A computed fold for a 91-nucleotide RNA from an Acidimicrobiales bacterium, annotated as Glycine riboswitch aptamer.
It was read from a public genome assembly, where an Rfam model found it.

This record gives sequence, C1' cells and structure tokens, in this order.
RNA sequence: UACGACGCUGUGGGAGAGAUCCCGAUUCGUCGGGGCGCCGAAGGAGCAACCGCCCCCGGAAACUCUCAGGCACCUGGACCGCAGCGCUCGG
Repeated sequence: UACGACGCUGUGGGAGAGAUCCCGAUUCGUCGGGGCGCCGAAGGAGCAACCGCCCCCGGAAACUCUCAGGCACCUGGACCGCAGCGCUCGG
C1' cells in the first nucleotide's frame, strides 16, 4: 500500500423434505405440546481420498450420521457474485 488470501458487515441468488395425525388455545392469522413419516446446505460428529514428512501424529469433504436444525409463507440456509471495512498473513 486494500493487490491477493482470510475475517467481518451490507446486498443479490440459493435446494431438499407432511400446510401430516392427536390434544389444548385462538384475535381464525396461527401458536404450544405429543406421535408417526421425511430432508441435509446452519452448527456438530465420524470415516476417508489427499496433504504436511517415511513412521507416529496432525489437518481434512458438498461423503456418511442425523445429536441439533429443518419439512405452507416468513425466517434460516452451505455455497457463489458484488460493494465496503480490517495490515492478521502473503505480495
């Protein structure tokens, strides 16, 4: 020095799966609890290709598991784009 990485903020896009059954309440919009059935792209956990360095060890997915979360709308949403901020690292 915001050029890159990374982080944060704002913004645009963003899939999947019951507006299911029972009970209660209801301002009739819906809300709460319980049951069964499902989803994977918040988070989390696990194995592993691979990487660090041969071993040990460590890191490690959009794979797997569904603890959590979710299954009308809203909200959330990995990830991608744009803008701004931050000298933590690199240039």